[in-house]
Molecule: transfer RNA
Organism: Mytilus coruscus
């Protein structure tokens, strides 16, 4: 240096053009032998393009990971 792979909720991850979700965990409430019910919490890593509509497509840039030199 050059390729490919990734960034979504604290933390792990799904969602491949039409309402942003799951599990864990945090909060109140219930229950007492560990239950059950509710609730809060993201501009989808930036920045533009493409579309009536973009987390999602395409174009640059950041970071992170691997692999070749």
């Nucleotide at each position: 240096a050059u390729u490919c792979a990734g960034a979504u909720a604290g933390c792990u991850c799904a969602g491949u053009g039409g309402c942003a979700g799951a599990g864990c965990g945090c909060u109140c409430a219930u229950g007492u032998u560990u239950u059950u019910g509710a609730g809060a919490g993201g501009u989808c890593c930036c920045a533009g393009g493409u579309u009536c509509a973009a987390a999602u497509c395409c174009u640059g840039g950041u970071c992170u990971g691997a692999a070749u030199u």